[in-house]
Molecule: c-di-GMP-I riboswitch aptamer
RNA sequence: UAAUUAAAUUAGCAAACCGUUGGAAACAGCGGGACGCAAAGCUAUGGGGGCUAAGGCGCUUGCGCUAAGCCAGCCCGGCCGCCGGA
Numbered sequence: 001u002a003a004u005u006a007a008a009u010u011a012g013c014a015a016a017c018c019g020u021u022g023g024a025a026a027c028a029g030c031g032g033g034a035c036g037c038a039a040a041g042c043u044a045u046g047g048g049g050g051c052u053a054a055g056g057c058g059c060u061u062g063c064g065c066u067a068a069g070c071c072a073g074c075c076c077g078g079c080c081g082c083c084g085g086a
Base pairs, nucleotide, nucleotide: 012037013036017032018031019030020029021028022027035073041079042078043077046076047075048074049071050070051069055066056065057064058063059062
């Protein structure tokens, strides 16, 4: 320096739900709250998957299709990082 890695300590994050703000929605921010998390840190312009459908397109006019919107707490990958016996 690189790979693998037990236990512990001290910290960290925060699902559902509630309030509020933004948004067409999905969803997100903030406050409360903890189901869980050893990457529940970043990446959606690496790949797969999922959600929404404003706008657009189509038509039988209230339905269908569509992401350039969203999900990293769905999976794989990438980037970066704390403790630490051997």